[in-house]
Description
Predicted 3D model of an 80-nucleotide RNA (ZMP/ZTP riboswitch aptamer (pfl RNA motif)) from Paenibacillus alkalitolerans. Model confidence (mean pLDDT): 75 of 100. The source organism's lineage runs through Bacteria, Bacillota, Bacilli, Paenibacillaceae and Paenibacillus. The sequence was found by an Rfam model in a public genome assembly. Rfam family: ZMP/ZTP riboswitch aptamer (pfl RNA motif). For this family Rfam cites "Recognition of the bacterial alarmone ZMP through long-distance association of two RNA subdomains" (Jones and Ferre-D'Amare, Nat Struct Mol Biol, 2015).

RNA sequence: CCUGGUAUGUGUGACUGGCGUAAACGUGGAGUACCACGAGGGAGCGCAUAUUAUCAUAGCCGUACGCCUGGGCAAAGUAU
Numbered sequence: 001c002c003u004g005g006u007a008u009g010u011g012u013g014a015c016u017g018g019c020g021u022a023a024a025c026g027u028g029g030a031g032u033a034c035c036a037c038g039a040g041g042g043a044g045c046g047c048a049u050a051u052u053a054u055c056a057u058a059g060c061c062g063u064a065c066g067c068c069u070g071g072g073c074a075a076a077g078u079a080u
Stems, first nucleotide, its partner, number of pairs: 003053010015041002017068006025038005059073003
């Protein structure tokens, strides 16, 4: 110096379901767990600044809990 980790700011942002309980999304339409709009969440990715140098890793994301369903992201490998 490059590159990592952490923090802050900023831009972007996938996914945001069904039933029951509590006062716990709203409206309309469906009924193999979805669609549209609004509200509220939201990991990740990019950029900047600061700090740090063997520290890190056992995954992360949607009111609480329970039973389910379906996705996204990160990491590693392979192929195009």